[in-house]
Molecule: SAM riboswitch aptamer (S box leader)
Organism: Sporosarcina gallistercoris
RNA sequence: CUCUUAUACAGAGAGGUGGAGGGGAGUACCCUGCGAAGCCCGGCAACCGUCAAAUUACUUGAAAUGGUGCCAAGUCACACAAAGCGUAUGCUUUGAAAGAUGAGAG
Repeated sequence: CUCUUAUACAGAGAGGUGGAGGGGAGUACCCUGCGAAGCCCGGCAACCGUCAAAUUACUUGAAAUGGUGCCAAGUCACACAAAGCGUAUGCUUUGAAAGAUGAGAG
């Protein structure tokens, strides 16, 4: 990097450092000197792993010492398709695509 698969309406600091950027990309959207990113500490969750039960197909529960992940907005929204609504710029719902994270394969 590519493929497969699972998940996503919950949760997480008035800390230190740092100094202007950040939210994947684009935008007429949003956050940010009432201090962005990064780093440290702290925290959340429980995907893998661990333990226990049941059982062989899956499942349920526990802890959080291991491997990740995460700590603005539902994956912030829009941008694509379908349906519904509306005189209409549009709005709502569902889905797709794309992206994110875990696990597995190449």